[in-house]
RNA sequence: UUAUAUGCUUCGCUUAAUCUUAUUGUAAGAGCGGGGGACCCAAUCAUUACGGCGGAAUUUCCGCGUGGGGUGAAUCCUAUUACGGAGGGGCUUACUUUACUGUUUCCUUAGUCCUAACCCGAAAGCUAACCUCGUCAGCGUUUAACGGAAACAAA
Numbered sequence: 001u002u003a004u005a006u007g008c009u010u011c012g013c014u015u016a017a018u019c020u021u022a023u024u025g026u027a028a029g030a031g032c033g034g035g036g037g038a039c040c041c042a043a044u045c046a047u048u049a050c051g052g053c054g055g056a057a058u059u060u061c062c063g064c065g066u067g068g069g070g071u072g073a074a075u076c077c078u079a080u081u082a083c084g085g086a087g088g089g090g091c092u093u094a095c096u097u098u099a100c101u102g103u104u105u106c107c108u109u110a111g112u113c114c115u116a117a118c119c120c121g122a123a124a125g126c127u128a129a130c131c132u133c134g135u136c137a138g139c140g141u142u143u144a145a146c147g148g149a150a151a152c153a154a155a
Stems, first nucleotide, its partner, number of pairs: 011140004018030005031135006041125001052064005068120004075086003087115006101153007108145002
């Protein structure tokens, strides 16, 4: 000097998933998210039909997880089965403009990564009031740019 691994602290990233009070059996708030749920609107108004399969003690109950639905960026296409394509999502250092400074947001180009998993169960459109639920988990970005626009704060 380079590479790898481990531990602690700080900082930082994905995500709604953070903070504050207590308590030590467990909770309650704030913030940030999800679901259900009117009028109106939308949908349906048909060849037929209005709900799948299995079981039972059979107008009900139980099981499966079929149709369909939900959270999420996590879908679609080809067969050429590939480090495939399209679409979608995240991270990265600065610059310019908003008088200056600082923090944050958006767009362009460049590099790089992800495109899962789970839940409901024949019920579910939107949806004010209202009702209800979650607040886990997993990690580590770099001396990218004589590119461009905004918001807020402080003074």
Molecule: c-di-AMP riboswitch aptamer (ydaO/yuaA leader)
Organism: Oceanobacillus profundus